[in-house]
């Protein structure tokens, strides 16, 4: 200098003028003072708080999660690890239980694709022909998974023995699996030793099995006040053989129950609360590798709108980019505090929190690899 | 605001692990006709983007992007 990788941070500051929303006070149709978006307020992908559903009882269905330990109100989140995969490395990624419970799937190619399989090849035997003792060719029957070829995948690998040819058929070593023992670790798991020829394929983000979790609906939840009210006509169903309703996918159970549904036609549809002090922020100390937890102090200075406020202009400083003057260097190129011009992203609360994901400007720090010079 | 759905030729759609991604309308070319239409034949053209699972993804899973439903989904 280049390429990469990980982490934490900022989101312009100040002043002036003109506005917008909320609150407080008063001199009340105004004035003064105070406060006024985010790291993602976003997507609505998870988890909760909170509220309601005649407390959510039983069964079926459905959904989710899935290595270990820890953290947490909770989680599909986070921290620390284990194992596997990718990368030269820093580091990253992983829905990572079960395929010797069952069912199922595997196109094309290939002889054979799931309690394997004989196309070529190799070997043995019968027959026929040729040749004439070395055998060769054709055909039929059988053996063989060592060799060829196909495939994403062909039922361990290498060697020796063995055999008609072969084969874990036997043996040695290597790899794996299962079981046993020892040691380490809370654990996932790791290390070492031994036994068994045991060699058992893949897919569960296919059905499924196992373990654990989940009642439903979302602030348009819901509470209160105010306003309106009306009945009528037609059709159908029903009154203990019970319609319909009680916000749950279905059934049962439980509760209410004499009205209910459709068509014609008519009325109301405004406000207050929920709603801003919270699993809160900041600082210090302590515990823990860390996520996080505990204690003390301190602050409320941390938006509350409902067609929905949080803005605009100017000046100045800071930041970034480009060019120029200037400087360094043999050069490529680098620096550039001065001058000129330009830029400043993504986006915007709507009940509230904890996460995840996505969008996005800028500089900073650690680490890795490569190249050059000393 | 909440909740939910969808994405395949230009348009409407089928397909839900292995296809040359099928059909209709359209468009283009040819035949037929004196010409046009109709008809017949042939062609054109698509899986929203990225990642994962799998030997293999339009299909299964995750994350985005875009579009849509609606007060007859919710007061």
């Nucleotide at each position: 200098g280049g390429a990469g990788u990980a982490g934490a941070c900022c989101a312009g500051g100040c002043g002036a003028u003109c506005g917008c929303c909320g609150g407080a006070u008063u001199u009340u149709u105004a004035a003064u003072c105070c406060g006024g978006a985010g790291g993602a307020a976003a997507g609505u992908c998870c988890g909760a708080a909170c509220a309601c559903c005649g407390c959510a009882g039983g069964g079926c269905a459905g959904g989710g999660u899935g290595c270990u330990c820890c953290a947490u109100a909770a989680c599909a989140u986070g921290g620390a690890g284990u194992c596997g995969c990718g990368g030269u490395a820093a580091c990253g990624c992983g829905a990572a239980g079960g395929a010797a419970a069952g069912u199922g799937c595997a196109a094309c190619a290939g002889a054979a694709a799931g309690c394997a399989a004989a196309c070529c090849g190799c070997c043995c035997g019968a027959c026929a022909c040729c040749a004439a003792c070395g055998g060769g060719u054709g055909c039929c029957g059988g053996g063989u998974a060592a060799g060829g070829g196909u495939g994403a995948a062909a039922c361990g690998g290498u060697g020796u023995g063995g055999u008609a040819a072969g084969a874990g058929c036997a043996c040695a070593c290597c790899a794996g699996u299962u079981c046993c023992c020892c040691g380490g670790g809370u654990g996932a798991c790791c290390g070492g030793g031994g036994a068994a020829g045991c060699u058992c394929g893949g897919c569960a983000a296919a059905c499924c099995c196992c373990a654990c979790c989940c009642g439903g609906u979302g602030c348009a939840a819901g509470a209160c006040c105010a306003a309106a009210u009306a009945g009528g006509g037609g059709a159908g169903c029903g009154u203990u053989c019970g319609a319909g309703g009680g916000u749950u996918g279905c059934c049962c159970g439980c509760c209410c129950g004499a009205g209910c549904u459709c068509c014609c036609g008519g009325g109301u549809a405004g406000g207050u609360c929920g709603c801003a002090a919270g699993a809160g922020g900041u600082g210090c100390c302590g515990g823990g590798u860390a996520a996080c937890c505990g204690g003390c102090a301190u602050c409320c200075u941390c938006a509350g709108a409902u067609g929905a406020a949080u803005g605009a202009u100017c000046g100045u400083c800071a930041c970034c980019c480009g060019g120029c003057a200037g400087g360094g260097g043999u050069a490529a190129c680098c620096c550039g505090a001065g001058c000129c011009g330009g830029g400043a992203a993504c986006a915007g609360a709507a009940u509230u929190c904890g996460g995840c994901u996505u969008a996005u400007g800028g500089g900073c720090u650690g680490c890795u690899c490569c190249g050059g010079c000393c | 605001g909440g909740u939910c759905c969808c994405a395949u030729c230009g348009u409407c759609u089928a397909g839900c692990g292995g296809u040359u991604a099928g059909g209709a309308c359209g468009c283009c070319g040819g035949c037929c006709u004196c010409u046009c239409a109709c008809g017949c034949c042939g062609g054109u053209a698509a899986c929203c983007g990225g990642g994962g699972u799998u030997c293999g993804a339009u299909u299964c899973c995750c994350c985005g992007u875009g579009g849509g439903a609606u007060c007859a989904c919710c007061a």